Description
A computed fold for a 388-nucleotide RNA from a Planctomycetota bacterium, annotated as Bacterial RNase P class A. Of the family's consensus pairs, 97% are formed in the model. The prediction has a mean pLDDT of 78.
[in-house]
RNA sequence: CGUGCGGGCAGGACCGCCGCGGGGGGCGACCUCCGAGGAAAGUCCGGGCUCCACAGGGCAGGGUGGCGGGUAACGCCCGCCGGGCGCAAGCCCAGGGACAGCGCAACAGAGAGCACACCGCCGAUGGCCCGCGAGGGAUCAGGCAAGGGUGAAACGGUGGGGUAAGAGCCCACCGCGAGGGCGGCAACGUCCUCGGCACGGCAAGCCCCACCCGGAGAAAGGCCACAUAGAGGAGGACGGGGGCCCGCAAGGGCUCCCACGGCGCGGCCCGCGCCGUCCAACUCCCGGGUAGGCCGUUCGAGCCCGCCGGCGACGGCGGGUCUAGACCGAUGGCGGUCACCGGUCCGAAAGGACCGGGACAGAACCCGGCUUACGGCCCGCACGGACA
Numbered sequence: 001c002g003u004g005c006g007g008g009c010a011g012g013a014c015c016g017c018c019g020c021g022g023g024g025g026g027c028g029a030c031c032u033c034c035g036a037g038g039a040a041a042g043u044c045c046g047g048g049c050u051c052c053a054c055a056g057g058g059c060a061g062g063g064u065g066g067c068g069g070g071u072a073a074c075g076c077c078c079g080c081c082g083g084g085c086g087c088a089a090g091c092c093c094a095g096g097g098a099c100a101g102c103g104c105a106a107c108a109g110a111g112a113g114c115a116c117a118c119c120g121c122c123g124a125u126g127g128c129c130c131g132c133g134a135g136g137g138a139u140c141a142g143g144c145a146a147g148g149g150u151g152a153a154a155c156g157g158u159g160g161g162g163u164a165a166g167a168g169c170c171c172a173c174c175g176c177g178a179g180g181g182c183g184g185c186a187a188c189g190u191c192c193u194c195g196g197c198a199c200g201g202c203a204a205g206c207c208c209c210a211c212c213c214g215g216a217g218a219a220a221g222g223c224c225a226c227a228u229a230g231a232g233g234a235g236g237a238c239g240g241g242g243g244c245c246c247g248c249a250a251g252g253g254c255u256c257c258c259a260c261g262g263c264g265c266g267g268c269c270c271g272c273g274c275c276g277u278c279c280a281a282c283u284c285c286c287g288g289g290u291a292g293g294c295c296g297u298u299c300g301a302g303c304c305c306g307c308c309g310g311c312g313a314c315g316g317c318g319g320g321u322c323u324a325g326a327c328c329g330a331u332g333g334c335g336g337u338c339a340c341c342g343g344u345c346c347g348a349a350a351g352g353a354c355c356g357g358g359a360c361a362g363a364a365c366c367c368g369g370c371u372u373a374c375g376g377c378c379c380g381c382a383c384g385g386a387c388a
Base pairs, nucleotide, nucleotide: 001384002383003382004381005380006379007378008377009376012338013337014336015335016334017333018332020035021034022033023032024031025030037360041371042370044369045368046367047366048365049217050216051215052214056270057269058268059267061213062212063211064210065209066080067079068078069077070076081095082093083092084091085090096208097207101206102205103202104201118148119147120144121143122142125141126140128137129136130135156174157173158172159171160170161169175197176195177194178193179192180191181190182189183188221295222294223293224292232285233284234283235282239258240257241256242255243254244253245252246251259277260276261275262274263273264272265271302321303320304319305318306317307316308315309314340357341356342355343354344353345352346351
């Protein structure tokens, strides 16, 4: 210098005038203080908070998925393991189970699941032809998965022996499986012995296993004020029996059992609870009223600094600090100085003059993450080249 990889930093500074939202002070005029972001964004995960639900059991549903740790929690983060890619720095992985069961595999190919003879190899053995014979030839039966070819994938790989040709048929190493030893908290690693190979792939296909998960959200929710119609329409069960009380009686009330109907248990069932059984409970439709204010709501897993523990994520202790809170929703405009970047001109240079430029975006209950958008600057590392 080139190519690549990883990480960090801030997101111009100050002044004046006009204006906007909020807090405090003042009788008032007015004064004073504060006022966007690293993503305030997407609303994709996790939590706080609030209301609703929550006797119990079962079935569905969603999510996560190597191991250990961090955390309020997570699908996040840290460290490690295994696999893949890369010369390397480093990056990527839904990374449990395919001897529980079901299912799938386009195209190509002879054959795609306990497979296959298209090309090919052999034809030892039996048959055929030639030869007197030794033997030779072609390949009918038949044998062969070694080679070619197809494919994402062809029923272990490489080498040797063996054979007619072949083949875990036999042997060595690798792979795979089983058992054991050692190291590690563990994932896992490593070594030894045995097994001749049988069990291929896909679970971001169903499924199985382990663990986690109630619902809805700030229009949550609470208070004050104001208003008001217990109105209208439709649907709607099946009642029966016992006891007690009131009443002269007709009848009425309470309660228990059975039956039926409805509501709730915020996916469903069992089950449980409640209401009702005829002017019904309950459900639906139509119509009417209100449409203001306050709280929640900005002090919180907060921010900054230091020390200690830890490889690290992070934790502990001490000190300091208060930093937007609207609800038709503020955070803007103009001018100036300086800094930065780009261009042009002047100058030998140092430097100067003029013009232009500054992205993405923008709080709305609050936090922790992830992802996406965006203009720069800096640091470290790897590989290659050149020079000293």
Its Rfam family is "Bacterial RNase P class A". About the family: Ribonuclease P (RNase P) is a ubiquitous endoribonuclease, found in archaea, bacteria and eukarya as well as chloroplasts and mitochondria.
It was read from a public genome assembly, where an Rfam model found it.